[in-house]
Description:
The RNA shown here (c-di-AMP riboswitch aptamer (ydaO/yuaA leader)) has 151 nucleotides and comes from a Solirubrobacteraceae bacterium. The source organism's lineage runs through Bacteria, Bacillati, Actinomycetota, Thermoleophilia and Solirubrobacteraceae. Rfam family: c-di-AMP riboswitch aptamer (ydaO/yuaA leader). Its family is annotated with cyclic-di-AMP binding and regulation of gene expression in the Gene Ontology.
C1' cells in the first nucleotide's frame, strides 16, 4: 500500500434460474444443522398447439427459436475478386447518483448458442429448463517507498 494473486463470514448485480420434501452418501457445533445425489412437488420461465383472425404469400436466396444483444459505416488512389481481425456508431438492454416518480449525469452491454426442412396467432391439451457468470470486501502473499542499525 500504485499494481498484480488469492480471496472468508457475508453482501450485491445481469439471468427464468428459487423454494419445499422422500429417499439416501458426507461433514461436525450432533441438529428445528450443513454439503452432495437420483427423484417428486410448488412457483418462475419457454416451446409447440384449433375454431376466429391473420395471411395472398412463402416453401435453398430455405425456415425457425432462446436472448437486450438488431441494424449501419469504415479499413491508401482507381476497377474487380477473397480472406482476417478490428474500429465507429446504433434499434435495444442493464446498473449506479437514489427510497418512489421525473429529470439529469455517469459506467457498462449490444454476444453467444438451439431446431434440422419444419412451426403465425391459439381454448383445451402436449412438452422443456429452472443455469451460468460477475462484483465489493477482511486477511494472506506480494511489490513500491523511505528510515534506522551493522559491514
Nucleotide at each position: 500500500g500504485c499494481a498484480g494473486u488469492u480471496g472468508a463470514u457475508g453482501u450485491g448485480c445481469c439471468g427464468a434460474g428459487u423454494c419445499u420434501c422422500u429417499c439416501u452418501g458426507g461433514a461436525c457445533c450432533a441438529g428445528u444443522u450443513c454439503c452432495g445425489g437420483c427423484g417428486a412437488g410448488a412457483g418462475c420461465g419457454g416451446g409447440g398447439g384449433a375454431c376466429c383472425c391473420a395471411g395472398u404469400a412463402g416453401u435453398u436466396c430455405g425456415g425457425g427459436g432462446c436472448g437486450a444483444a438488431u441494424c449501419g459505416g469504415c479499413c491508401g488512389c482507381u476497377g474487380g475478386u477473397c480472406u482476417g481481425a478490428g474500429c465507429c456508431g446504433u434499434a435495444g438492454c442493464g446498473c449506479g447518483c437514489u427510497g418512489c416518480a421525473g429529470a439529469g449525469c455517469g459506467c457498462g452491454c449490444g454476444a453467444g448458442c438451439c431446431c434440422g426442412u419444419c412451426a403465425g396467432c391459439u381454448c383445451a391439451c402436449c412438452u422443456c429448463g429452472u443455469a451460468g457468470g460477475c462484483g465489493c470486501g477482511a486477511a494472506a502473499c506480494c511489490c513500491a517507498c523511505g528510515g534506522g542499525a551493522g559491514c